[in-house]
RNA sequence: GCAGAUGUAGCUCAGUGGUUGAGCACCUGCUUCCUGUGUAUGAGGUCCUGGGUUCAAUCCCCAGUACCUGCA
Numbered sequence: 001g002c003a004g005a006u007g008u009a010g011c012u013c014a015g016u017g018g019u020u021g022a023g024c025a026c027c028u029g030c031u032u033c034c035u036g037u038g039u040a041u042g043a044g045g046u047c048c049u050g051g052g053u054u055c056a057a058u059c060c061c062c063a064g065u066a067c068c069u070g071c072a
Base pairs, nucleotide, nucleotide: 001071002070003069004068006066007065010024011023012022013021018055026042028040029039030038048064049063050062051061052060
């Protein structure tokens, strides 16, 4: 330099056009002498950035950016 893949909660990931979820972690209650375990609940998101298409975009298109892989 070229090609491909990935970017969504603190972490690991799901979500193929109608406004975002799970597990673990965290807060709180119950349980327990306490911790842990178990159980119930809650908080936490400019969905990498910008633009385009659309009535409507995490999703489709373009560009950029970070990281990964391969080739040179």
A computed fold for a 72-nucleotide RNA from Dasypus novemcinctus, annotated as transfer RNA. Its Rfam family is "tRNA". The family's RNA type in Rfam is transfer RNA. Model confidence (mean pLDDT): 81 of 100. The sequence is in RNAcentral, with records from GtRNAdb.